Order: sequence, then C1' cells, then structure tokens
RNA sequence: GCGCGAGUAGCUCAACGGUAGAGCAGAUGUCUUAUACACAUCAUGUUAUAGGUUCGAAUCCUAUCUCGCGCA
Repeated sequence: GCGCGAGUAGCUCAACGGUAGAGCAGAUGUCUUAUACACAUCAUGUUAUAGGUUCGAAUCCUAUCUCGCGCA
C1' cells in the first nucleotide's frame, strides 16, 4: 500500500429499515445478629466521527478514525 472483519451501557454481547435490549457489574428495599445468597424495584447509551438516502437509520451508501486478520 491492497483486501476482509469489528467499533452499541462500566464489562461481555444482542437487536428484519419502525419504542436500542439481555447477562454480569452498580444503587435501594425485603430477608439475616451482620455479610453473603435469594427475591423485588431502580438507574445506566450523541449506537466510533462526519455527511448522504429514506416518512423513518444501530441497520443501507460514502469518507475519515481506531483495533484485529490476511496478502504484498
């Protein structure tokens, strides 16, 4: 330099173009002498960045950035 893949909650990952969710982690409560476990409730996002298409974009298109793999 070329090709391919990935980028979404604190972490690991989902999500046919039509309300962005789950598990773990976190907070509060119940339980316990207390902690833990268990149960209930709550909070958590500029979907890497910037544009475009569309009534509507995490999803489709373009460029850029970061990371990984392969080729040279």
Annotation:
Predicted 3D model of a 72-nucleotide RNA (transfer RNA) from a bacterium. The coordinates come from a structure-prediction model, not an experiment, and the mean pLDDT is 80. Its Rfam family is "tRNA". Rfam describes the family as follows. Transfer RNA (tRNA) molecules are approximately 80 nucleotides in length. The sequence was found in a public genome assembly.